[in-house]
Context: one part of a larger RNA
RNA sequence: UGACGGGGGCCCGCACAAGCAGCGGAGCGUGUGGUUUAAUUCGAUUCAAAGCGAAGAACCUUACCAAGGUUUGACAUGACGGAAGUAGUGACCAGAAAUGGGAACCAACUGUUAAGUCAGUAACCGUCACAGGUGCUGCAUGGCUGUCGUCAGCUCGUGCCGUGAGGUGUUUGGUUAAGUCCUGCAACGAGCGCAACCCCUGUUGCCAGUUGUUUUCUCUGGCGAGACUGCCUCACACAAUGGGGAGGGAGGUGGGGAUGACGUCAAGUCAGCACGGCCCUUAUACCUUGGGCUACACACACGCUACAAUGGGUAAUACAAAAGGUUGCAAGAGAGCGAUCUGGAGCUAAUCCUUAAAGUUACCCUCAGUUCAGAUUGCAGGCUGAAAUUCGUCUGCAUGAAGUUGGAGUUGCUAGUAACCGUAGGUCAGCACACUACGGUGAAUACGUUCUCGGGCCUUGUACA
Numbered sequence: 001u002g003a004c005g006g007g008g009g010c011c012c013g014c015a016c017a018a019g020c021a022g023c024g025g026a027g028c029g030u031g032u033g034g035u036u037u038a039a040u041u042c043g044a045u046u047c048a049a050a051g052c053g054a055a056g057a058a059c060c061u062u063a064c065c066a067a068g069g070u071u072u073g074a075c076a077u078g079a080c081g082g083a084a085g086u087a088g089u090g091a092c093c094a095g096a097a098a099u100g101g102g103a104a105c106c107a108a109c110u111g112u113u114a115a116g117u118c119a120g121u122a123a124c125c126g127u128c129a130c131a132g133g134u135g136c137u138g139c140a141u142g143g144c145u146g147u148c149g150u151c152a153g154c155u156c157g158u159g160c161c162g163u164g165a166g167g168u169g170u171u172u173g174g175u176u177a178a179g180u181c182c183u184g185c186a187a188c189g190a191g192c193g194c195a196a197c198c199c200c201u202g203u204u205g206c207c208a209g210u211u212g213u214u215u216u217c218u219c220u221g222g223c224g225a226g227a228c229u230g231c232c233u234c235a236c237a238c239a240a241u242g243g244g245g246a247g248g249g250a251g252g253u254g255g256g257g258a259u260g261a262c263g264u265c266a267a268g269u270c271a272g273c274a275c276g277g278c279c280c281u282u283a284u285a286c287c288u289u290g291g292g293c294u295a296c297a298c299a300c301a302c303g304c305u306a307c308a309a310u311g312g313g314u315a316a317u318a319c320a321a322a323a324g325g326u327u328g329c330a331a332g333a334g335a336g337c338g339a340u341c342u343g344g345a346g347c348u349a350a351u352c353c354u355u356a357a358a359g360u361u362a363c364c365c366u367c368a369g370u371u372c373a374g375a376u377u378g379c380a381g382g383c384u385g386a387a388a389u390u391c392g393u394c395u396g397c398a399u400g401a402a403g404u405u406g407g408a409g410u411u412g413c414u415a416g417u418a419a420c421c422g423u424a425g426g427u428c429a430g431c432a433c434a435c436u437a438c439g440g441u442g443a444a445u446a447c448g449u450u451c452u453c454g455g456g457c458c459u460u461g462u463a464c465a
Base pairs, nucleotide, nucleotide: 001465002464003462004461005460007459008458009457010456011455012454013453015449016448019413020412021411022410023409026305027304028303029302030301031300032299033298034296035295042053043052064291065290066289067288068287069286070285073130077129078128079127080126081125082124088105089104092101093100094099108121109120110119111118132280133279135278136277137276141274142273143269144268145267146265148263153192154191155190156189157188158187159168160167161166173182174181198257199256200255201254203225204224205223206222207221208220209219212217218350228251231245232244233243234242235241307406311365312364313363314362315361316360317359324353325352328347329346333342334341335340372403377398378397379396380395381394382393383392419441420440421439422438423437424436425435
């Protein structure tokens, strides 16, 4: 000087408290461990691994396993040599395919010649340099990322102090979300952070657009205005600032987002990419078929659905936002109990696809393992796709399991938030209970800082560095 303390003081945070909804019990989904396996590819492991890489494993992907094959190779560049109905297309045969054999068709470019005649290029074949490796090392690395933490800190120049390591500044008294600002002070200044500048949102003006509506407005885009403790009052050192008030659509950072200092964890990633070294080179490379990544006594993590009457069922009926759409989205109409199919109006989108669901109204159910719940299983079908058995998803009929609110413990959340409700998108042939976004309905509670956890500043102790 740091770090640490079951030392002290001050302060903050959904950290506790006050509340609301959960998880932990059940069934299912997904991930992980373990076990199993020919293989169950690999990585991630306290917070900061475990619906994570993966914005989507039937084949492919795919890295794993088995079997069948290839060896200048699936791919690149170069050198040397070579042959000729050569390169290419390829009926047919063998094969699971890869691949092997192969009738037949049949070339290109440049120059040249009487002439496919000759020379060269490309292509092909052979030989050699080499290719190739999701093989190892994230403790050799770049780049990128997580984390403490959007916490308020981290430093420098000159000066001064100290023999020196260092200190001072950055400490004091106030104040702030903030090393924010004021004040004092051997310090005076400055930098990276904070704040502001950026985006969205709430109010409003002007301009432009317009297919919505109909003469004005909504909508879209652009440029502006507006909020600064500006005004009043009280408190204070009459400073910073704080309490209250006015006006205002908005008030003291208006609400969200982006933005992540010096550093820490030899944190994560050699399997995104790049890259040093090491290793393999008829194999640790490459091709193909099939299988596996989907196994299943079990343990954990994160979700979904429930256990019902604030509900379930039937019928009628109302109101969004955002996003996507031409190899696409697809209406009306028709067929079917339905998934879906036929067909294709319209749409390159303020025009079409385009209908929200909770809600509201009426009736039934009357507290039951039920008209709750829907797992599981059987049968019959639809869709995608060469292909749905391993291993997709949806529909109908039947079946009708556990479950009657969950131990210790533990998570999220302070307002248009939690909770509940649906919608869309990316990935994607098909497959979403995940993720990302969107709107609809819309709470309760916060006395406070004793305690738990994490953090900041000052101070103190130390046998630690």